[in-house]
RNA sequence: GGGGCGAACCGGGCCGCCGCCGCGAUGUCGAAAGCCAUCGUGGAGGAAAGUCCGGGCUCGACAGGGCGCGACGCCGGCUAACGGCCGGGCGCAUGGCUGGCGACGGCCGUGUGACAGACAGCGCAACAGAAAGCGAACCGCCAGCGCAGUGAUGCGAAGGUAAGGGUGAAAAGGUGGGGUAAGAGCCCACCGCGUCUGCGGCAACGCGGACGGCAUGGCAAGCCUCGUCGCCGAGCAAGGCCGAACAGCGGGAGCACGGCUCGUGCAGUCAUGGUGCCUCCGGGCAUCGGACACCCCGCGGGUAGGUCGCGUGAGCCAUGGAGCAAUCCGUGGCCAAGAUGGAUGGCGGCCGCCGCGCAAGCGGUACAGAACCCGGCUUAUAGGUUCGUCCCUUUU
RNA sequence: GGGGACGUAGCUCAGUUGGGAGAGCGCUUGAAUGGCAUUCAAGAGGUCGAGGGUUCGAUUCCCUUCGUCUCCA
Repeated sequence: GGGGCGAACCGGGCCGCCGCCGCGAUGUCGAAAGCCAUCGUGGAGGAAAGUCCGGGCUCGACAGGGCGCGACGCCGGCUAACGGCCGGGCGCAUGGCUGGCGACGGCCGUGUGACAGACAGCGCAACAGAAAGCGAACCGCCAGCGCAGUGAUGCGAAGGUAAGGGUGAAAAGGUGGGGUAAGAGCCCACCGCGUCUGCGGCAACGCGGACGGCAUGGCAAGCCUCGUCGCCGAGCAAGGCCGAACAGCGGGAGCACGGCUCGUGCAGUCAUGGUGCCUCCGGGCAUCGGACACCCCGCGGGUAGGUCGCGUGAGCCAUGGAGCAAUCCGUGGCCAAGAUGGAUGGCGGCCGCCGCGCAAGCGGUACAGAACCCGGCUUAUAGGUUCGUCCCUUUU
Repeated sequence: GGGGACGUAGCUCAGUUGGGAGAGCGCUUGAAUGGCAUUCAAGAGGUCGAGGGUUCGAUUCCCUUCGUCUCCA
RNA backbone atom coordinates (compact mmCIF):
# COMPACT_ATOMS: atom_id res chain seq x y z
C1' G A 1 0.00 0.00 0.00
C1' G A 2 -3.95 -3.62 -1.27
C1' G A 3 -7.66 -7.32 -0.01
C1' G A 4 -10.98 -10.57 3.24
C1' C A 5 -13.92 -10.93 7.85
C1' G A 6 -16.30 -8.75 12.23
C1' A A 7 -18.18 -4.58 15.22
C1' A A 8 -19.70 0.52 15.91
C1' C A 9 -21.11 5.13 13.59
C1' C A 10 -22.73 8.21 9.37
C1' G A 11 -25.93 7.52 5.46
C1' G A 12 -25.13 13.86 1.45
C1' G A 13 -24.07 19.66 2.47
C1' C A 14 -25.10 25.02 1.20
C1' C A 15 -27.96 28.89 -1.53
C1' G A 16 -32.18 30.91 -4.48
C1' C A 17 -37.38 30.71 -6.44
C1' C A 18 -42.37 28.54 -6.34
C1' G A 19 -45.71 25.38 -3.38
C1' C A 20 -47.90 22.06 1.01
C1' C A 21 -48.99 20.81 6.65
C1' G A 22 -48.59 22.54 11.92
C1' C A 23 -47.55 26.50 15.56
C1' G A 24 -46.73 31.73 17.04
C1' A A 25 -46.98 37.17 16.35
C1' U A 26 -49.08 41.41 13.87
C1' G A 27 -52.89 43.62 10.79
C1' U A 28 -58.12 44.08 8.20
C1' C A 29 -63.22 42.38 8.97
C1' G A 30 -66.21 40.46 12.93
C1' A A 31 -70.09 40.50 19.14
C1' A A 32 -67.42 35.94 19.23
C1' A A 33 -65.82 31.62 16.82
C1' G A 34 -63.12 32.37 12.77
C1' C A 35 -61.57 33.80 7.49
C1' C A 36 -57.75 36.28 4.78
C1' A A 37 -52.86 38.69 4.29
C1' U A 38 -47.75 39.44 5.94
C1' C A 39 -43.64 37.92 8.86
C1' G A 40 -41.15 34.30 11.88
C1' U A 41 -40.50 29.23 13.12
C1' G A 42 -40.80 23.53 13.01
C1' G A 43 -41.61 19.59 9.27
C1' A A 44 -39.62 11.42 8.27
C1' G A 45 -36.06 6.92 9.37
C1' G A 46 -32.08 3.72 10.73
C1' A A 47 -35.00 0.89 9.39
C1' A A 48 -40.73 5.08 9.63
C1' A A 49 -41.13 -1.65 6.74
C1' G A 50 -42.67 -6.90 8.31
C1' U A 51 -46.41 -7.09 12.34
C1' C A 52 -42.68 -11.72 14.79
C1' C A 53 -42.52 -10.85 20.40
C1' G A 54 -43.15 -7.63 24.88
C1' G A 55 -45.39 -3.41 27.43
C1' G A 56 -47.97 1.42 28.25
C1' C A 57 -52.85 3.51 27.39
C1' U A 58 -58.40 2.78 26.84
C1' C A 59 -63.22 0.34 27.14
C1' G A 60 -66.63 -3.67 28.38
C1' A A 61 -67.00 -8.28 31.37
C1' C A 62 -65.28 -10.82 35.92
C1' A A 63 -66.75 -15.42 43.07
C1' G A 64 -62.87 -19.43 43.95
C1' G A 65 -60.44 -23.98 42.39
C1' G A 66 -59.32 -27.84 38.87
C1' C A 67 -58.86 -29.71 33.88
C1' G A 68 -57.14 -27.95 29.37
C1' C A 69 -54.31 -24.71 25.81
C1' G A 70 -50.02 -21.78 24.34
C1' A A 71 -45.05 -19.92 24.78
C1' C A 72 -40.40 -20.47 26.99
C1' G A 73 -36.27 -23.80 29.03
C1' C A 74 -27.72 -24.16 31.30
C1' C A 75 -26.75 -20.34 35.56
C1' G A 76 -26.72 -15.33 37.44
C1' G A 77 -27.95 -10.30 36.45
C1' C A 78 -30.61 -6.03 33.76
C1' U A 79 -35.52 -4.31 32.55
C1' A A 80 -42.09 -1.70 32.93
C1' A A 81 -41.97 -6.43 30.31
C1' C A 82 -40.06 -9.91 26.76
C1' G A 83 -38.91 -15.38 23.05
C1' G A 84 -34.72 -9.15 24.24
C1' C A 85 -29.81 -7.58 26.25
C1' C A 86 -25.19 -8.29 29.39
C1' G A 87 -21.78 -11.46 32.06
C1' G A 88 -20.43 -16.43 33.26
C1' G A 89 -20.50 -22.09 32.70
C1' C A 90 -20.45 -26.31 29.54
C1' G A 91 -20.55 -28.53 24.61
C1' C A 92 -19.27 -28.20 19.33
C1' A A 93 -16.40 -26.18 15.18
C1' U A 94 -11.96 -23.76 13.79
C1' G A 95 -6.70 -21.29 13.98
C1' G A 96 -1.92 -21.24 16.58
C1' C A 97 1.43 -23.39 20.29
C1' U A 98 2.13 -27.80 23.11
C1' G A 99 1.98 -32.95 26.22
C1' G A 100 1.32 -38.39 25.71
C1' C A 101 3.51 -45.04 22.73
C1' G A 102 -1.82 -44.45 22.24
C1' A A 103 -7.00 -43.60 23.50
C1' C A 104 -7.02 -38.64 24.65
C1' G A 105 -5.67 -34.00 26.56
C1' G A 106 -3.48 -28.66 28.17
C1' C A 107 -2.91 -23.11 27.07
C1' C A 108 -4.32 -18.72 24.08
C1' G A 109 -7.88 -16.67 20.45
C1' U A 110 -12.32 -16.57 17.27
C1' G A 111 -17.15 -18.23 16.02
C1' U A 112 -21.43 -20.80 17.49
C1' G A 113 -25.47 -23.71 20.37
C1' A A 114 -34.39 -23.95 20.57
C1' C A 115 -28.24 -25.80 25.95
C1' A A 116 -34.13 -29.17 31.17
C1' G A 117 -35.35 -34.66 31.12
C1' A A 118 -34.14 -40.69 26.81
C1' C A 119 -33.00 -46.36 33.74
C1' A A 120 -41.76 -42.32 34.10
C1' G A 121 -44.05 -44.31 29.89
C1' C A 122 -45.58 -44.80 24.44
C1' G A 123 -43.34 -44.47 19.67
C1' C A 124 -39.54 -44.24 15.40
C1' A A 125 -34.89 -46.00 12.73
C1' A A 126 -36.34 -46.98 5.15
C1' C A 127 -32.36 -49.53 2.33
C1' A A 128 -28.12 -52.45 3.42
C1' G A 129 -26.64 -56.07 6.96
C1' A A 130 -26.13 -62.43 10.28
C1' A A 131 -27.88 -59.08 13.95
C1' A A 132 -31.04 -52.26 15.09
C1' G A 133 -32.32 -52.48 21.34
C1' C A 134 -33.41 -56.86 27.50
C1' G A 135 -29.02 -57.75 22.97
C1' A A 136 -26.39 -60.62 17.39
C1' A A 137 -22.13 -65.94 14.85
C1' C A 138 -22.35 -64.15 7.73
C1' C A 139 -17.04 -64.61 6.70
C1' G A 140 -13.13 -65.50 9.96
C1' C A 141 -10.29 -67.55 14.57
C1' C A 142 -9.94 -71.88 18.06
C1' A A 143 -7.85 -76.57 21.80
C1' G A 144 -10.34 -81.21 22.14
C1' C A 145 -13.67 -85.26 19.32
C1' G A 146 -14.82 -88.39 14.66
C1' C A 147 -13.06 -89.66 9.56
C1' A A 148 -9.06 -89.53 5.68
C1' G A 149 -3.73 -89.08 5.41
C1' U A 150 3.15 -91.53 7.10
C1' G A 151 2.91 -86.35 7.98
C1' A A 152 1.95 -81.24 7.07
C1' U A 153 -3.00 -80.87 6.50
C1' G A 154 -8.10 -81.45 4.79
C1' C A 155 -13.35 -82.67 5.79
C1' G A 156 -17.58 -83.20 9.38
C1' A A 157 -20.89 -82.62 13.74
C1' A A 158 -21.53 -80.31 18.35
C1' G A 159 -19.50 -76.11 20.79
C1' G A 160 -16.26 -71.69 22.35
C1' U A 161 -15.18 -66.72 20.66
C1' A A 162 -16.99 -59.94 19.51
C1' A A 163 -9.63 -59.65 18.34
C1' G A 164 -10.08 -59.07 12.64
C1' G A 165 -13.27 -58.51 7.82
C1' G A 166 -17.86 -56.89 5.74
C1' U A 167 -23.04 -53.67 6.13
C1' G A 168 -24.76 -49.17 8.05
C1' A A 169 -25.86 -42.57 10.03
C1' A A 170 -25.41 -45.68 14.34
C1' A A 171 -22.86 -52.55 16.04
C1' A A 172 -23.01 -52.97 22.67
C1' G A 173 -17.05 -48.48 26.29
C1' G A 174 -11.77 -46.88 24.10
C1' U A 175 -6.08 -47.18 24.15
C1' G A 176 -1.69 -49.79 25.76
C1' G A 177 -0.14 -54.21 28.17
C1' G A 178 -0.87 -58.96 30.57
C1' G A 179 -3.49 -63.36 29.87
C1' U A 180 -5.71 -67.39 26.79
C1' A A 181 -6.63 -73.13 22.67
C1' A A 182 -8.61 -68.67 20.37
C1' G A 183 -10.66 -64.65 22.69
C1' A A 184 -13.16 -61.53 26.08
C1' G A 185 -13.27 -55.89 31.84
C1' C A 186 -11.11 -62.04 32.26
C1' C A 187 -7.00 -58.94 34.97
C1' C A 188 -3.92 -54.19 35.38
C1' A A 189 -2.77 -48.87 34.16
C1' C A 190 -4.68 -44.66 31.78
C1' C A 191 -8.91 -42.08 29.10
C1' G A 192 -14.31 -41.91 29.16
C1' C A 193 -19.02 -43.13 31.91
C1' G A 194 -22.04 -43.95 36.41
C1' U A 195 -22.80 -43.82 42.03
C1' C A 196 -21.22 -41.79 46.70
C1' U A 197 -18.36 -38.03 48.80
C1' G A 198 -14.61 -33.63 50.35
C1' C A 199 -13.32 -28.64 48.86
C1' G A 200 -14.20 -23.96 45.86
C1' G A 201 -18.26 -21.06 43.60
C1' C A 202 -24.77 -17.24 44.91
C1' A A 203 -25.41 -20.81 40.87
C1' A A 204 -24.56 -23.35 36.18
C1' C A 205 -20.19 -25.93 37.15
C1' G A 206 -15.00 -26.92 38.37
C1' C A 207 -10.89 -29.54 41.12
C1' G A 208 -9.92 -34.05 43.94
C1' G A 209 -10.88 -38.96 46.51
C1' A A 210 -13.31 -43.75 47.00
C1' C A 211 -16.31 -47.39 44.71
C1' G A 212 -18.66 -49.92 40.26
C1' G A 213 -15.99 -53.63 35.51
C1' C A 214 -19.68 -50.69 32.50
C1' A A 215 -26.75 -54.18 32.00
C1' U A 216 -27.26 -50.46 27.69
C1' G A 217 -26.55 -45.78 22.60
C1' G A 218 -29.68 -41.90 19.18
C1' C A 219 -34.32 -38.90 18.17
C1' A A 220 -38.23 -34.90 22.83
C1' A A 221 -37.87 -28.49 16.25
C1' G A 222 -42.44 -37.20 17.61
C1' C A 223 -46.15 -37.82 21.70
C1' C A 224 -44.77 -36.86 26.52
C1' U A 225 -42.63 -35.59 31.82
C1' C A 226 -40.80 -31.60 34.99
C1' G A 227 -40.33 -26.32 35.91
C1' U A 228 -41.53 -20.98 34.88
C1' C A 229 -44.81 -17.52 32.73
C1' G A 230 -49.33 -16.35 30.32
C1' C A 231 -54.54 -17.51 28.99
C1' C A 232 -61.73 -12.91 29.70
C1' G A 233 -62.33 -10.17 25.22
C1' A A 234 -61.16 -6.17 22.20
C1' G A 235 -58.13 -2.65 20.13
C1' C A 236 -56.88 4.97 18.84
C1' A A 237 -62.02 2.90 13.49
C1' A A 238 -59.87 2.02 21.62
C1' G A 239 -62.38 5.69 24.21
C1' G A 240 -64.07 10.92 26.45
C1' C A 241 -66.72 15.64 25.40
C1' C A 242 -69.86 18.88 22.23
C1' G A 243 -73.55 18.04 18.80
C1' A A 244 -77.09 19.40 13.78
C1' A A 245 -81.03 17.70 10.02
C1' C A 246 -85.04 13.95 9.93
C1' A A 247 -87.86 10.91 13.20
C1' G A 248 -89.53 10.55 18.71
C1' C A 249 -91.36 12.58 23.61
C1' G A 250 -93.46 16.73 26.89
C1' G A 251 -95.76 21.55 27.03
C1' G A 252 -97.90 25.77 24.57
C1' A A 253 -100.39 28.49 20.79
C1' G A 254 -104.42 27.95 17.21
C1' C A 255 -105.05 35.45 17.42
C1' A A 256 -107.62 38.63 13.27
C1' C A 257 -107.27 44.87 10.74
C1' G A 258 -107.80 38.04 7.92
C1' G A 259 -110.49 33.97 5.95
C1' C A 260 -114.89 30.76 5.27
C1' U A 261 -120.19 30.29 4.63
C1' C A 262 -125.09 32.01 3.41
C1' G A 263 -128.14 35.85 1.15
C1' U A 264 -128.71 40.13 -2.23
C1' G A 265 -127.01 43.12 -6.52
C1' C A 266 -124.34 41.59 -10.73
C1' A A 267 -121.67 38.94 -16.66
C1' G A 268 -117.98 38.22 -12.83
C1' U A 269 -112.88 36.23 -9.23
C1' C A 270 -116.47 42.64 -7.86
C1' A A 271 -119.60 45.25 -4.19
C1' U A 272 -122.55 44.86 0.10
C1' G A 273 -125.17 42.66 4.36
C1' G A 274 -125.66 38.96 8.70
C1' U A 275 -128.39 37.24 16.66
C1' G A 276 -123.57 32.81 11.33
C1' C A 277 -118.43 30.08 11.85
C1' C A 278 -112.86 30.28 13.52
C1' U A 279 -107.51 23.64 13.86
C1' C A 280 -110.02 18.69 13.75
C1' C A 281 -112.97 14.62 16.21
C1' G A 282 -116.54 12.56 20.03
C1' G A 283 -121.93 15.25 19.13
C1' G A 284 -125.53 20.58 16.92
C1' C A 285 -123.59 23.98 21.19
C1' A A 286 -120.98 24.67 26.08
C1' U A 287 -118.09 22.21 29.92
C1' C A 288 -115.03 17.95 29.29
C1' G A 289 -111.93 14.26 26.86
C1' G A 290 -108.80 12.94 22.75
C1' A A 291 -105.84 14.12 18.33
C1' C A 292 -102.77 17.44 15.31
C1' A A 293 -98.49 17.19 9.18
C1' C A 294 -97.53 22.92 9.89
C1' C A 295 -95.85 27.16 14.20
C1' C A 296 -93.23 28.22 19.18
C1' C A 297 -90.57 26.47 23.70
C1' G A 298 -88.20 22.39 26.01
C1' C A 299 -86.21 17.05 26.57
C1' G A 300 -83.38 12.48 25.99
C1' G A 301 -80.50 9.00 23.22
C1' G A 302 -76.71 10.14 20.34
C1' U A 303 -76.23 9.76 13.87
C1' A A 304 -73.66 13.28 10.23
C1' G A 305 -70.01 16.51 11.78
C1' G A 306 -66.56 18.82 15.21
C1' U A 307 -63.11 18.36 19.16
C1' C A 308 -60.02 15.93 22.74
C1' G A 309 -57.12 11.50 22.91
C1' C A 310 -52.10 13.61 19.99
C1' G A 311 -46.88 14.95 21.02
C1' U A 312 -43.41 16.36 28.37
C1' G A 313 -42.00 11.11 26.94
C1' A A 314 -39.81 3.94 30.25
C1' G A 315 -37.82 11.60 26.00
C1' C A 316 -33.08 13.98 23.76
C1' C A 317 -28.05 16.26 24.53
C1' A A 318 -23.78 17.17 27.71
C1' U A 319 -21.47 15.62 32.09
C1' G A 320 -20.20 13.14 37.14
C1' G A 321 -20.56 8.54 39.89
C1' A A 322 -21.62 2.81 40.76
C1' G A 323 -20.92 -1.70 37.87
C1' C A 324 -16.50 -6.27 33.89
C1' A A 325 -21.02 -5.17 31.10
C1' A A 326 -26.23 -4.77 30.06
C1' U A 327 -28.01 -1.05 33.12
C1' C A 328 -28.91 2.22 37.26
C1' C A 329 -28.38 6.92 40.23
C1' G A 330 -27.36 12.30 40.16
C1' U A 331 -26.52 17.44 38.00
C1' G A 332 -27.27 21.04 34.06
C1' G A 333 -29.61 22.29 29.50
C1' C A 334 -33.49 21.56 25.58
C1' C A 335 -38.79 20.97 23.61
C1' A A 336 -37.77 18.95 18.27
C1' A A 337 -43.47 16.51 12.61
C1' G A 338 -48.62 15.60 14.08
C1' A A 339 -51.97 14.86 8.76
C1' U A 340 -57.54 12.85 8.61
C1' G A 341 -58.34 11.34 1.31
C1' G A 342 -54.05 12.24 4.59
C1' A A 343 -48.26 17.81 4.42
C1' U A 344 -42.86 16.80 4.34
C1' G A 345 -42.64 18.35 -2.83
C1' G A 346 -40.70 20.58 -7.59
C1' C A 347 -37.06 23.49 -10.44
C1' G A 348 -32.18 25.77 -10.83
C1' G A 349 -26.94 26.66 -9.19
C1' C A 350 -22.34 25.35 -6.40
C1' C A 351 -19.75 21.58 -3.63
C1' G A 352 -18.94 16.28 -1.92
C1' C A 353 -18.87 10.88 -3.46
C1' C A 354 -19.02 6.93 -7.45
C1' G A 355 -18.55 5.36 -12.77
C1' C A 356 -16.96 6.50 -17.96
C1' G A 357 -13.54 9.72 -20.61
C1' C A 358 -6.62 12.02 -22.43
C1' A A 359 -9.49 16.34 -21.36
C1' A A 360 -13.70 19.44 -21.66
C1' G A 361 -17.66 17.03 -19.98
C1' C A 362 -21.61 13.29 -19.37
C1' G A 363 -24.31 9.97 -16.30
C1' G A 364 -25.50 8.25 -11.39
C1' U A 365 -26.09 9.22 -5.86
C1' A A 366 -28.83 3.21 -2.13
C1' C A 367 -32.98 0.88 0.86
C1' A A 368 -37.12 3.24 1.58
C1' G A 369 -41.46 7.15 3.76
C1' A A 370 -44.74 8.61 9.95
C1' A A 371 -50.62 7.72 11.36
C1' C A 372 -51.75 6.26 19.55
C1' C A 373 -46.88 5.68 21.79
C1' C A 374 -42.59 2.96 23.49
C1' G A 375 -38.64 -1.42 24.20
C1' G A 376 -36.72 -5.42 21.16
C1' C A 377 -36.20 -8.93 17.01
C1' U A 378 -36.16 -9.80 11.76
C1' U A 379 -35.68 -8.20 6.80
C1' A A 380 -33.94 -4.30 2.77
C1' U A 381 -29.76 -0.92 2.16
C1' A A 382 -25.27 2.49 -2.98
C1' G A 383 -21.35 4.54 -0.54
C1' G A 384 -18.16 6.41 3.44
C1' U A 385 -15.40 6.81 8.37
C1' U A 386 -13.14 4.53 12.74
C1' C A 387 -11.47 0.27 15.46
C1' G A 388 -10.06 -4.97 15.87
C1' U A 389 -8.17 -9.27 13.37
C1' C A 390 -6.11 -12.28 9.32
C1' C A 391 -3.62 -12.67 4.50
C1' C A 392 -0.52 -10.71 0.34
C1' U A 393 3.23 -7.22 -1.34
C1' U A 394 7.19 -3.43 -0.49
C1' U A 395 10.92 -1.11 2.77
C1' U A 396 13.93 -1.29 7.29
C1' G B 1 -56.44 -3.19 13.06
C1' G B 2 -57.27 -8.59 13.94
C1' G B 3 -57.59 -13.95 12.06
C1' G B 4 -57.11 -18.17 8.36
C1' A B 5 -55.40 -20.90 4.06
C1' C B 6 -52.19 -21.86 -0.04
C1' G B 7 -47.30 -22.10 -3.08
C1' U B 8 -45.22 -29.58 -5.88
C1' A B 9 -43.89 -30.89 -14.02
C1' G B 10 -46.13 -25.98 -19.13
C1' C B 11 -51.67 -26.16 -16.69
C1' U B 12 -55.10 -28.43 -12.83
C1' C B 13 -54.11 -31.07 -8.48
C1' A B 14 -52.63 -35.81 -5.14
C1' G B 15 -48.74 -36.94 -1.66
C1' U B 16 -48.91 -38.69 7.08
C1' U B 17 -46.64 -42.39 12.28
C1' G B 18 -40.06 -38.29 7.98
C1' G B 19 -36.94 -42.96 3.92
C1' G B 20 -40.02 -44.29 -3.98
C1' A B 21 -41.36 -37.43 -5.94
C1' G B 22 -46.57 -38.89 -8.56
C1' A B 23 -51.74 -38.60 -11.54
C1' G B 24 -54.80 -36.33 -15.56
C1' C B 25 -54.40 -32.89 -19.60
C1' G B 26 -50.46 -30.91 -22.54
C1' C B 27 -45.33 -31.90 -25.15
C1' U B 28 -41.75 -35.30 -28.04
C1' U B 29 -40.90 -39.93 -30.79
C1' G B 30 -42.86 -44.30 -33.05
C1' A B 31 -47.10 -47.45 -34.87
C1' A B 32 -51.86 -47.44 -37.35
C1' U B 33 -54.21 -43.99 -41.98
C1' G B 34 -53.73 -42.03 -48.88
C1' G B 35 -53.70 -37.66 -45.06
C1' C B 36 -55.75 -35.49 -40.35
C1' A B 37 -58.30 -36.47 -35.81
C1' U B 38 -59.43 -40.49 -32.40
C1' U B 39 -56.62 -44.82 -30.68
C1' C B 40 -52.13 -47.76 -29.11
C1' A B 41 -46.87 -48.00 -27.35
C1' A B 42 -42.59 -45.58 -25.44
C1' G B 43 -40.18 -41.21 -23.54
C1' A B 44 -38.62 -36.30 -21.87
C1' G B 45 -39.74 -32.64 -18.36
C1' G B 46 -39.14 -30.87 -10.94
C1' U B 47 -33.40 -26.18 -6.97
C1' C B 48 -41.43 -29.28 -3.85
C1' G B 49 -41.68 -20.42 -3.61
C1' A B 50 -36.53 -18.74 -1.21
C1' G B 51 -32.81 -19.08 2.89
C1' G B 52 -31.28 -21.43 7.42
C1' G B 53 -31.78 -25.17 11.29
C1' U B 54 -33.20 -30.23 13.83
C1' U B 55 -32.27 -35.29 12.11
C1' C B 56 -28.31 -40.63 9.66
C1' G B 57 -32.06 -38.73 6.26
C1' A B 58 -36.94 -33.11 5.22
C1' U B 59 -42.29 -31.84 0.12
C1' U B 60 -43.35 -33.45 5.39
C1' C B 61 -40.86 -30.93 11.70
C1' C B 62 -39.05 -25.75 13.46
C1' C B 63 -37.48 -20.49 12.45
C1' U B 64 -36.96 -16.34 9.04
C1' U B 65 -38.57 -14.37 4.45
C1' C B 66 -41.29 -13.56 -0.50
C1' G B 67 -45.86 -13.90 -3.10
C1' U B 68 -51.18 -15.05 -3.73
C1' C B 69 -56.13 -15.75 -1.99
C1' U B 70 -59.78 -15.16 1.73
C1' C B 71 -62.77 -13.81 6.38
C1' C B 72 -64.13 -10.19 10.36
C1' A B 73 -64.22 -5.00 12.06